[in-house]
RNA sequence: GGGCGGCUAGCUCAGUGGCAGAGCGUUCGCUUCACACGCGAAAGGUCAAAGGUUCAAUCCCUUUGCCGCCCA
Numbered sequence: 001g002g003g004c005g006g007c008u009a010g011c012u013c014a015g016u017g018g019c020a021g022a023g024c025g026u027u028c029g030c031u032u033c034a035c036a037c038g039c040g041a042a043a044g045g046u047c048a049a050a051g052g053u054u055c056a057a058u059c060c061c062u063u064u065g066c067c068g069c070c071c072a
Stems, first nucleotide, its partner, number of pairs: 001071007010024004018055001026042005048064005
């Protein structure tokens, strides 16, 4: 230098154009003498950044950034 993949909640990851989700974690409640387990609820997100397409973008296109793999 070229090619490919990844970037979504604190962590690990789903989400193939129309409400942003799961597990774990955190907080609160129930349960217990208490803790743990279990059950229920809640909080928590500029969907890496900018621009474009579209009535509508996490999703499609372009550019950039960061991480990883391959080739030279």